The prediction has a mean pLDDT of 90. Predicted 3D model of a 349-nucleotide part of an RNA (small-subunit ribosomal RNA, central domain) from an uncultured bacterium. The full RNA is in RNAcentral, with records from Greengenes. It matches the Rfam family "Bacterial small subunit ribosomal RNA". Rfam links the family to the GO terms structural constituent of ribosome and ribosome.
[in-house]
Context: one part of a larger RNA
RNA sequence: CUGGGUGUAAAGGGUGCGUAGGUGGCAUGGCAAGUCAGAUGUGAAAUGCGGGGGCUCAACCCCUGAACUGCAUUUGAAACUGUCAAGCUAGAGUACAGGAGAGGAAAGCGGAAUUCCUAGUGUAGCGGUGAAAUGCGUAGAUAUUAGGAGGAACACCAGUGGCGAAGGCGGCUUUCUGGACUGACACUGACACUGAGGCACGAAAGCGUGGGGAGCAAACAGGAUUAGAUACCCUGGUAGUCCACGCCGUAAACGAUGAAUACUAGGUGUUGGGAAGCAAAGCUUCUCGGUGCCGCAGCUAACGCAAUAAGUAUUCCACCUGGGGAGUACGUUCGCAAGAAUAAAACUC
Repeated sequence: CUGGGUGUAAAGGGUGCGUAGGUGGCAUGGCAAGUCAGAUGUGAAAUGCGGGGGCUCAACCCCUGAACUGCAUUUGAAACUGUCAAGCUAGAGUACAGGAGAGGAAAGCGGAAUUCCUAGUGUAGCGGUGAAAUGCGUAGAUAUUAGGAGGAACACCAGUGGCGAAGGCGGCUUUCUGGACUGACACUGACACUGAGGCACGAAAGCGUGGGGAGCAAACAGGAUUAGAUACCCUGGUAGUCCACGCCGUAAACGAUGAAUACUAGGUGUUGGGAAGCAAAGCUUCUCGGUGCCGCAGCUAACGCAAUAAGUAUUCCACCUGGGGAGUACGUUCGCAAGAAUAAAACUC
RNA backbone atom coordinates (compact mmCIF):
# COMPACT_ATOMS: atom_id res chain seq x y z
C1' C A 1 0.00 0.00 0.00
C1' U A 2 -3.92 -3.40 0.20
C1' G A 3 -7.23 -5.36 3.52
C1' G A 4 -9.93 -4.85 7.93
C1' G A 5 -11.84 -1.44 11.22
C1' U A 6 -13.26 3.28 14.69
C1' G A 7 -20.14 3.05 21.42
C1' U A 8 -16.93 0.08 25.60
C1' A A 9 -10.76 -3.59 22.83
C1' A A 10 -6.12 1.13 18.95
C1' A A 11 -9.24 4.56 16.28
C1' G A 12 -14.93 10.16 14.92
C1' G A 13 -11.74 15.98 14.13
C1' G A 14 -14.82 20.16 20.20
C1' U A 15 -18.40 22.56 16.64
C1' G A 16 -20.00 25.17 12.36
C1' C A 17 -19.38 27.92 7.52
C1' G A 18 -17.08 27.02 3.26
C1' U A 19 -12.57 26.85 -1.15
C1' A A 20 -10.25 23.13 -4.17
C1' G A 21 -11.46 18.20 -4.90
C1' G A 22 -14.74 13.81 -4.74
C1' U A 23 -19.90 12.32 -5.47
C1' G A 24 -24.74 13.54 -7.44
C1' G A 25 -32.50 13.43 -9.21
C1' C A 26 -36.17 12.42 -13.75
C1' A A 27 -36.58 12.42 -19.07
C1' U A 28 -35.06 13.80 -24.66
C1' G A 29 -31.55 14.63 -28.60
C1' G A 30 -26.34 15.28 -30.35
C1' C A 31 -20.97 14.12 -29.64
C1' A A 32 -17.91 9.92 -28.70
C1' A A 33 -13.37 11.52 -23.87
C1' G A 34 -14.07 7.12 -20.58
C1' U A 35 -16.42 2.15 -21.93
C1' C A 36 -17.30 -2.11 -25.43
C1' A A 37 -16.47 -4.81 -30.25
C1' G A 38 -13.71 -5.73 -35.00
C1' A A 39 -9.31 -5.00 -38.12
C1' U A 40 -4.08 -3.67 -38.99
C1' G A 41 0.79 -2.71 -37.10
C1' U A 42 3.81 -3.36 -33.08
C1' G A 43 4.60 -5.89 -28.50
C1' A A 44 13.19 -8.15 -30.29
C1' A A 45 15.57 -12.62 -29.01
C1' A A 46 16.57 -15.40 -24.85
C1' U A 47 13.89 -16.73 -20.17
C1' G A 48 8.98 -18.71 -18.31
C1' C A 49 4.36 -21.98 -19.93
C1' G A 50 2.01 -26.23 -23.37
C1' G A 51 3.50 -30.03 -27.09
C1' G A 52 7.53 -32.66 -29.54
C1' G A 53 12.70 -33.95 -30.17
C1' G A 54 18.61 -34.54 -29.17
C1' C A 55 22.85 -35.71 -25.65
C1' U A 56 22.28 -43.52 -22.21
C1' C A 57 18.75 -40.12 -18.05
C1' A A 58 18.76 -35.37 -15.89
C1' A A 59 20.61 -30.66 -15.71
C1' C A 60 21.50 -28.68 -20.56
C1' C A 61 20.24 -27.90 -25.76
C1' C A 62 16.89 -27.67 -30.29
C1' C A 63 11.97 -27.17 -32.90
C1' U A 64 6.99 -25.56 -32.56
C1' G A 65 2.61 -23.31 -30.37
C1' A A 66 0.10 -20.33 -27.13
C1' A A 67 1.04 -16.12 -24.56
C1' C A 68 3.33 -11.30 -24.08
C1' U A 69 -3.21 -9.32 -20.47
C1' G A 70 0.30 -3.39 -23.43
C1' C A 71 0.61 0.68 -26.98
C1' A A 72 -0.62 3.14 -31.63
C1' U A 73 -3.75 3.73 -35.96
C1' U A 74 -8.44 2.80 -37.98
C1' U A 75 -13.77 1.17 -38.54
C1' G A 76 -18.07 0.75 -35.68
C1' A A 77 -21.83 0.58 -31.09
C1' A A 78 -24.26 4.29 -27.83
C1' A A 79 -26.70 1.11 -22.60
C1' C A 80 -23.77 3.44 -18.54
C1' U A 81 -20.21 7.68 -16.93
C1' G A 82 -18.81 12.30 -19.22
C1' U A 83 -19.87 16.63 -22.25
C1' C A 84 -23.14 20.05 -25.15
C1' A A 85 -28.20 21.71 -26.16
C1' A A 86 -33.14 22.26 -24.86
C1' G A 87 -36.62 20.49 -20.80
C1' C A 88 -39.16 18.50 -15.94
C1' U A 89 -40.35 18.81 -10.51
C1' A A 90 -40.17 14.31 -6.39
C1' G A 91 -34.09 16.94 -4.00
C1' A A 92 -32.75 22.07 -2.62
C1' G A 93 -34.20 27.08 -2.14
C1' U A 94 -37.41 31.76 -2.27
C1' A A 95 -42.04 34.24 -1.35
C1' C A 96 -46.96 33.71 1.70
C1' A A 97 -49.93 32.48 6.42
C1' G A 98 -49.27 30.87 11.36
C1' G A 99 -48.05 29.23 16.35
C1' A A 100 -43.76 27.47 19.98
C1' G A 101 -39.06 28.34 22.43
C1' A A 102 -33.75 29.51 29.28
C1' G A 103 -31.44 30.79 20.83
C1' G A 104 -28.13 35.55 20.74
C1' A A 105 -26.91 41.07 21.95
C1' A A 106 -27.98 45.64 24.65
C1' A A 107 -30.62 48.64 28.19
C1' G A 108 -33.83 49.06 32.31
C1' C A 109 -36.47 47.08 36.53
C1' G A 110 -37.81 43.53 40.80
C1' G A 111 -38.16 40.52 45.26
C1' A A 112 -36.03 36.79 48.74
C1' A A 113 -31.36 35.81 51.05
C1' U A 114 -26.04 36.57 52.76
C1' U A 115 -22.59 40.44 54.45
C1' C A 116 -21.56 45.35 56.22
C1' C A 117 -23.04 50.28 58.41
C1' U A 118 -26.41 53.44 61.61
C1' A A 119 -30.14 53.58 65.42
C1' G A 120 -33.57 51.05 69.12
C1' U A 121 -34.69 46.79 72.58
C1' G A 122 -31.78 43.55 75.41
C1' U A 123 -27.68 40.71 78.44
C1' A A 124 -23.71 37.12 78.68
C1' G A 125 -22.63 34.56 75.95
C1' C A 126 -22.18 33.49 70.51
C1' G A 127 -20.03 30.44 66.96
C1' G A 128 -18.20 25.79 65.65
C1' U A 129 -17.47 20.21 66.11
C1' G A 130 -17.47 13.39 66.45
C1' A A 131 -15.61 16.15 70.71
C1' A A 132 -13.02 20.64 71.00
C1' A A 133 -10.09 24.76 70.24
C1' U A 134 -8.50 28.91 67.33
C1' G A 135 -12.24 33.06 66.40
C1' C A 136 -16.21 36.94 67.93
C1' G A 137 -18.32 39.35 72.60
C1' U A 138 -19.25 43.84 78.80
C1' A A 139 -15.38 49.14 74.04
C1' G A 140 -22.34 45.44 74.63
C1' A A 141 -21.70 40.51 70.54
C1' U A 142 -25.34 36.46 69.23
C1' A A 143 -30.88 37.35 69.04
C1' U A 144 -34.65 40.92 67.52
C1' U A 145 -36.86 45.68 65.18
C1' A A 146 -36.33 49.87 61.79
C1' G A 147 -33.46 52.41 58.11
C1' G A 148 -29.40 52.41 54.66
C1' A A 149 -25.16 50.49 51.38
C1' G A 150 -23.22 47.05 48.00
C1' G A 151 -22.27 42.83 45.02
C1' A A 152 -23.62 38.30 43.09
C1' A A 153 -27.23 34.67 41.93
C1' C A 154 -32.36 34.27 40.28
C1' A A 155 -36.32 29.63 45.14
C1' C A 156 -41.33 27.89 43.57
C1' C A 157 -42.88 27.25 38.15
C1' A A 158 -39.12 22.93 36.53
C1' G A 159 -40.48 18.42 33.44
C1' U A 160 -35.09 11.81 30.47
C1' G A 161 -39.66 19.73 29.17
C1' G A 162 -37.75 23.72 25.49
C1' C A 163 -33.89 26.31 22.36
C1' G A 164 -28.98 26.29 20.09
C1' A A 165 -23.90 23.80 15.27
C1' A A 166 -21.21 22.73 19.47
C1' G A 167 -19.52 25.21 23.87
C1' G A 168 -23.95 26.42 26.22
C1' C A 169 -28.74 29.08 27.59
C1' G A 170 -33.35 29.86 33.33
C1' G A 171 -36.38 36.44 37.65
C1' C A 172 -39.35 40.35 34.74
C1' U A 173 -39.92 44.16 30.74
C1' U A 174 -38.45 46.68 26.21
C1' U A 175 -35.53 47.20 21.63
C1' C A 176 -32.57 44.78 17.85
C1' U A 177 -31.63 39.94 15.82
C1' G A 178 -30.46 34.31 14.13
C1' G A 179 -32.55 29.53 13.33
C1' A A 180 -36.07 25.59 13.30
C1' C A 181 -41.25 23.77 12.69
C1' U A 182 -46.31 23.51 10.59
C1' G A 183 -49.87 24.65 6.60
C1' A A 184 -50.85 25.86 1.76
C1' C A 185 -49.06 25.18 -2.63
C1' A A 186 -47.36 30.60 -5.91
C1' C A 187 -42.15 30.96 -7.91
C1' U A 188 -36.79 29.24 -9.30
C1' G A 189 -35.48 24.69 -11.77
C1' A A 190 -30.65 20.17 -9.47
C1' C A 191 -29.15 25.68 -7.75
C1' A A 192 -27.52 19.43 -4.12
C1' C A 193 -24.25 16.30 -0.44
C1' U A 194 -19.50 16.12 1.66
C1' G A 195 -15.44 18.96 2.49
C1' A A 196 -8.23 18.50 2.45
C1' G A 197 -6.36 23.42 3.38
C1' G A 198 -8.80 28.05 5.23
C1' C A 199 -12.07 31.17 8.26
C1' A A 200 -15.25 31.66 12.50
C1' C A 201 -17.19 30.04 17.22
C1' G A 202 -15.52 27.42 21.41
C1' A A 203 -16.90 25.37 29.31
C1' A A 204 -13.69 25.98 33.26
C1' A A 205 -9.02 27.47 34.65
C1' G A 206 -5.18 30.88 33.23
C1' C A 207 -2.94 35.74 31.12
C1' G A 208 -2.94 41.53 29.93
C1' U A 209 -5.20 46.63 30.97
C1' G A 210 -8.91 49.18 33.75
C1' G A 211 -13.00 48.71 37.09
C1' G A 212 -15.75 45.96 40.93
C1' G A 213 -15.64 42.88 45.21
C1' A A 214 -21.51 40.74 49.04
C1' G A 215 -20.97 35.52 49.36
C1' C A 216 -17.73 31.58 48.15
C1' A A 217 -12.75 30.47 47.96
C1' A A 218 -6.89 27.85 45.33
C1' A A 219 -2.48 29.96 47.93
C1' C A 220 -1.58 31.33 52.94
C1' A A 221 -2.25 31.75 58.60
C1' G A 222 -4.15 29.68 62.96
C1' G A 223 -6.99 25.64 65.74
C1' A A 224 -7.87 20.45 65.83
C1' U A 225 -6.99 15.15 64.32
C1' U A 226 -2.68 12.11 63.91
C1' A A 227 3.09 8.41 65.06
C1' G A 228 3.41 12.42 61.46
C1' A A 229 -0.95 15.47 58.76
C1' U A 230 2.56 20.21 54.00
C1' A A 231 -4.74 16.65 54.01
C1' C A 232 -9.79 15.33 55.18
C1' C A 233 -12.85 18.84 60.00
C1' C A 234 -13.03 24.07 62.12
C1' U A 235 -11.94 29.72 62.34
C1' G A 236 -10.08 33.32 59.14
C1' G A 237 -8.41 34.63 54.27
C1' U A 238 -5.73 36.70 49.06
C1' A A 239 -5.78 35.82 43.88
C1' G A 240 -9.99 34.31 41.41
C1' U A 241 -15.14 34.04 40.78
C1' C A 242 -18.37 39.55 38.51
C1' C A 243 -18.01 43.78 34.37
C1' A A 244 -15.54 46.02 29.76
C1' C A 245 -11.94 45.18 26.01
C1' G A 246 -8.04 41.90 24.25
C1' C A 247 -5.54 36.96 24.48
C1' C A 248 -5.49 31.61 25.41
C1' G A 249 -7.92 27.29 22.25
C1' U A 250 -7.91 23.14 25.76
C1' A A 251 -11.83 19.24 28.63
C1' A A 252 -14.55 12.31 30.42
C1' A A 253 -15.46 19.47 24.61
C1' C A 254 -19.30 12.26 25.86
C1' G A 255 -24.34 9.70 23.00
C1' A A 256 -16.84 8.00 24.75
C1' U A 257 -21.38 6.84 18.51
C1' G A 258 -18.59 12.34 11.89
C1' A A 259 -22.06 14.52 8.07
C1' A A 260 -25.92 13.52 4.30
C1' U A 261 -29.73 10.48 1.79
C1' A A 262 -33.00 6.18 1.14
C1' C A 263 -35.20 1.73 3.00
C1' U A 264 -36.48 -1.92 7.11
C1' A A 265 -42.41 -5.15 12.60
C1' G A 266 -44.68 -2.97 16.45
C1' G A 267 -46.07 -0.77 21.47
C1' U A 268 -46.13 3.32 24.94
C1' G A 269 -45.04 8.42 27.09
C1' U A 270 -43.92 13.57 26.27
C1' U A 271 -43.29 18.31 23.30
C1' G A 272 -44.44 22.00 18.91
C1' G A 273 -47.94 22.29 14.91
C1' G A 274 -51.84 20.48 11.27
C1' A A 275 -56.28 17.56 9.47
C1' A A 276 -60.78 14.63 10.10
C1' G A 277 -64.78 12.53 12.99
C1' C A 278 -67.93 12.37 17.32
C1' A A 279 -74.18 16.08 20.96
C1' A A 280 -66.34 19.29 20.06
C1' A A 281 -65.64 21.07 28.54
C1' G A 282 -63.45 16.76 25.96
C1' C A 283 -62.40 12.16 23.37
C1' U A 284 -60.84 9.15 19.12
C1' U A 285 -58.20 8.51 14.55
C1' C A 286 -54.59 10.19 10.96
C1' U A 287 -50.24 13.18 9.82
C1' C A 288 -45.36 16.30 10.00
C1' G A 289 -41.10 17.86 13.27
C1' G A 290 -38.47 16.97 18.05
C1' U A 291 -37.41 14.19 22.59
C1' G A 292 -37.65 9.42 25.92
C1' C A 293 -38.66 4.20 27.25
C1' C A 294 -39.74 -1.01 25.74
C1' G A 295 -39.26 -4.34 21.78
C1' C A 296 -39.10 -7.87 16.38
C1' A A 297 -35.95 -8.90 12.28
C1' G A 298 -31.00 -7.88 11.59
C1' C A 299 -26.26 -6.69 13.74
C1' U A 300 -22.64 -7.46 17.84
C1' A A 301 -16.94 -10.80 21.08
C1' A A 302 -20.42 -9.81 24.58
C1' C A 303 -22.74 -5.82 26.90
C1' G A 304 -26.14 -4.05 24.11
C1' C A 305 -28.11 -1.12 19.45
C1' A A 306 -32.72 -1.56 17.29
C1' A A 307 -36.81 4.26 12.26
C1' U A 308 -32.85 9.41 17.11
C1' A A 309 -29.42 1.97 14.49
C1' A A 310 -24.37 0.03 16.52
C1' G A 311 -29.69 -2.94 10.81
C1' U A 312 -29.59 -2.80 5.02
C1' A A 313 -27.04 0.34 1.19
C1' U A 314 -24.56 4.72 -1.29
C1' U A 315 -21.35 9.35 -1.17
C1' C A 316 -17.63 12.40 1.17
C1' C A 317 -14.35 13.67 5.25
C1' A A 318 -11.45 12.43 9.79
C1' C A 319 -8.86 8.66 12.32
C1' C A 320 -6.50 3.44 13.83
C1' U A 321 -2.61 -0.56 12.71
C1' G A 322 0.94 -4.49 19.68
C1' G A 323 2.44 -2.37 25.02
C1' G A 324 6.10 1.03 26.94
C1' G A 325 9.38 4.93 25.38
C1' A A 326 5.46 9.35 24.17
C1' G A 327 1.35 12.79 22.81
C1' U A 328 7.58 12.96 24.73
C1' A A 329 12.49 14.91 22.10
C1' C A 330 14.08 17.80 17.97
C1' G A 331 12.46 21.14 14.22
C1' U A 332 8.52 24.38 12.69
C1' U A 333 3.97 27.43 13.41
C1' C A 334 1.03 30.08 17.02
C1' G A 335 1.04 32.53 22.08
C1' C A 336 2.72 38.15 26.53
C1' A A 337 3.36 33.82 29.34
C1' A A 338 1.35 29.34 30.87
C1' G A 339 1.57 26.49 27.01
C1' A A 340 -1.03 24.68 22.39
C1' A A 341 -0.64 22.33 17.44
C1' U A 342 2.22 19.14 14.35
C1' A A 343 5.18 14.85 15.68
C1' A A 344 9.53 10.80 15.66
C1' A A 345 13.62 7.45 16.87
C1' A A 346 17.07 4.64 19.70
C1' C A 347 16.02 1.20 23.33
C1' U A 348 12.83 -2.40 25.70
C1' C A 349 8.87 -6.30 26.52